[in-house]
This is a predicted structure of a 179-nucleotide RNA (Lysine riboswitch aptamer) from Alkalibacterium sp. MB6. Rfam family: Lysine riboswitch aptamer. Rfam's curators write: Riboswitches are metabolite binding domains within certain messenger RNAs that serve as precision sensors for their corresponding targets. Allosteric rearrangement of mRNA structure is mediated by ligand binding, and this results in modulation of gene expression. This family includes riboswitches that sense lysine in a number of genes involved in lysine metabolism, including lysC. Its mean pLDDT, the model's own confidence on a scale to 100, is 78. Of the family's consensus pairs, 100% are formed in the model. The source organism's lineage runs through Bacteria, Bacillati, Bacillota, Carnobacteriaceae and Alkalibacterium.
RNA sequence: AAGAUUGGAUGAGGCGCAAAAAUCAUCAGUACUUAUUCUAUAUAGUCCUGUAAGACUGGAAUAAGGAAAGGGAAAUUUGCCGAAAUGGUUUAGUGUUACAGACACUGAACUGUUGGGCUGCAUAUGAAGAAUAUGCAGACUGCCGCUUAGCUUUUGCUAUUCGGAGUGCUUCCACUUGU
Numbered sequence: 001a002a003g004a005u006u007g008g009a010u011g012a013g014g015c016g017c018a019a020a021a022a023u024c025a026u027c028a029g030u031a032c033u034u035a036u037u038c039u040a041u042a043u044a045g046u047c048c049u050g051u052a053a054g055a056c057u058g059g060a061a062u063a064a065g066g067a068a069a070g071g072g073a074a075a076u077u078u079g080c081c082g083a084a085a086u087g088g089u090u091u092a093g094u095g096u097u098a099c100a101g102a103c104a105c106u107g108a109a110c111u112g113u114u115g116g117g118c119u120g121c122a123u124a125u126g127a128a129g130a131a132u133a134u135g136c137a138g139a140c141u142g143c144c145g146c147u148u149a150g151c152u153u154u155u156g157c158u159a160u161u162c163g164g165a166g167u168g169c170u171u172c173c174a175c176u177u178g179u
């Protein structure tokens, strides 16, 4: 000096990512409880579907009382920069008991996608015009490479055009080769 998804460490993007407890609003005057009246039914109905079992008793109006979970807001603390999110396959547990199935939630392994946040539309979830996830689109932004122009002692700096992806990029050490 050069080199390769070599190995290890290091740090950057910014309304950056995730978690935790407390507070606040919403959930909601809802679920639920009590009282009164009316009404359905036990050969019935409810507990996701079917079979077998087990448990329970429904609905409406009025009056009084009256939640919670999930999700959310701003700040705080903690851990971090594939942070994290998400698709698929397999698998474990929970949802009255057993078997079979479906759905939902919480984990694990393998594998794929996404640099990041924002805005809009669609779909899904959701009590929700909140929010989240996925897909598409738009501009913005950081990194690397290329083009062009200017500055500059070098080669760097600034701006610009186009492109690419985080298995990336910056810096350092190790390793290999040459001098």
Stems, first nucleotide, its partner, number of pairs: 001177003006174004011169001014081001016080005023073002032065008044057004048101006084114012115141002118138008143164003148159004